[in-house]
RNA sequence: GAAGGGGGUCGGGUGAUCGCUCGCCGAAGGCGGGAGGAAAGUCCGGGCUCCACAGGGCAGGGUGGUCGCUAACGGCGACCGGGGGUGACCCCAGGGAAAGUGCCACAGAAAAAAUACCGCCUUCCGGAGACGUCCGCAAGACCGAUCUCAGGGAGGUAAGGGUGAAAAGGCGAGGUAAGAGCUCACCGCAGCCCUGGCGACAGGGUUGGCAAGGUAAACCCCACCCGGAGCAAGACCGAAUAGAGGAGCGUUGGAGAGUGGCCCGCUCGAUGCUCCCGGGUAGGUUGCUAGAUUCCGGCAGCAAUGUCGGGGCCAGAGGAAUGAUCACCCUCUCCGGAUCUUCCGGAGAGACAGAACUCGGCUUACAGACCCGCUUCCGCC
Numbered sequence: 001g002a003a004g005g006g007g008g009u010c011g012g013g014u015g016a017u018c019g020c021u022c023g024c025c026g027a028a029g030g031c032g033g034g035a036g037g038a039a040a041g042u043c044c045g046g047g048c049u050c051c052a053c054a055g056g057g058c059a060g061g062g063u064g065g066u067c068g069c070u071a072a073c074g075g076c077g078a079c080c081g082g083g084g085g086u087g088a089c090c091c092c093a094g095g096g097a098a099a100g101u102g103c104c105a106c107a108g109a110a111a112a113a114a115u116a117c118c119g120c121c122u123u124c125c126g127g128a129g130a131c132g133u134c135c136g137c138a139a140g141a142c143c144g145a146u147c148u149c150a151g152g153g154a155g156g157u158a159a160g161g162g163u164g165a166a167a168a169g170g171c172g173a174g175g176u177a178a179g180a181g182c183u184c185a186c187c188g189c190a191g192c193c194c195u196g197g198c199g200a201c202a203g204g205g206u207u208g209g210c211a212a213g214g215u216a217a218a219c220c221c222c223a224c225c226c227g228g229a230g231c232a233a234g235a236c237c238g239a240a241u242a243g244a245g246g247a248g249c250g251u252u253g254g255a256g257a258g259u260g261g262c263c264c265g266c267u268c269g270a271u272g273c274u275c276c277c278g279g280g281u282a283g284g285u286u287g288c289u290a291g292a293u294u295c296c297g298g299c300a301g302c303a304a305u306g307u308c309g310g311g312g313c314c315a316g317a318g319g320a321a322u323g324a325u326c327a328c329c330c331u332c333u334c335c336g337g338a339u340c341u342u343c344c345g346g347a348g349a350g351a352c353a354g355a356a357c358u359c360g361g362c363u364u365a366c367a368g369a370c371c372c373g374c375u376u377c378c379g380c381c
Base pairs, nucleotide, nucleotide: 001377002376003375004374006372007371008370009369010368012329013328014327015326016325017324018323020034021033022032023031024030025029036352040363041362043361044360045359046358047357048230049229050228051227060226061225062224063223064222065079066078067077068076069075080094081092082091083090084089095221096220100219101218102215103214104213117161118160119157120156121155122154123153124152125151127149128148129147130146131144132143135140169187170186172184173183174182188210189208190207191206192205193204194203195202196201234286235285236284237283243277245276246275247274248273249272256268257267258266259265293312294311295310296309297308298307299306300305330350331349332348333347334346335345336344337343
């Protein structure tokens, strides 16, 4: 310098004007607070609330290497095993296929207690040729413990070919009619033992000729975990109207209502009128924002994390505020101007998105900028 790999940070700034929302005050006004790294998807797990619940089981759902962390997790850390990469590093839903069941397209003989398409080998049958023998002047005929070729029948084989994602351990040698763990070495595998490790597991030894392939985000089996609903949870206050219940008054000797400033009067008037009152609707208040919080430092730990000390943190709306415009600056892109750098002028762009009880994660989206290690290759000293 080029290419790559891992981790992290920020996510425009300042000012003016006009607004929105919440709080406070000395209240026609003023002052102060006012989105995110994901507030998102609502996927997983906690807190909190109400309901249910003696204990156990079934069903259903979830998780699945080991050890740890944590309030908990399907999260995180470290390690193990497998796979990929020259490497930094990345990926894995990573228990069980010898409990049982199912499935394995196409191709292929055969897809699982197997089979035999081509091939290889043995043998039998008849045929052709060669060779030998015999007869014959010759053409030719007959015969054969021989050889070759093509075909058919019976059998052996699973080395080789071919099919497939996958073919009944691999590879080499011996062996054999040809072959085959048939035998042997190495590798793999299985059982047992030893050593190391908390463990997953690793290393070594020994025995066995090798055993029913794959598939469980197929049913299933095993182990572990899980009660349900959610802030529209829940709690408090509580109209109007209707009304369970209770008390009183009243029905022609009339409670009460209307008219009216009031009385008289007039009209209406009987499952009626007045009062008390449970529950609860609208509505209001609360839950409601400071919390397993965050930053820095010490200590313990490889780390996740824990603990101690100090500092910081004022959104709380409820159809739902957190915005708009302008100016200057910043970053990037394009165009023009002197001469590519630097400079000047002009234009454009600045993402994804957006709280709604709250917290820990995961996943997904994101213009652009920056920082710290690491790997490989090339060049120079």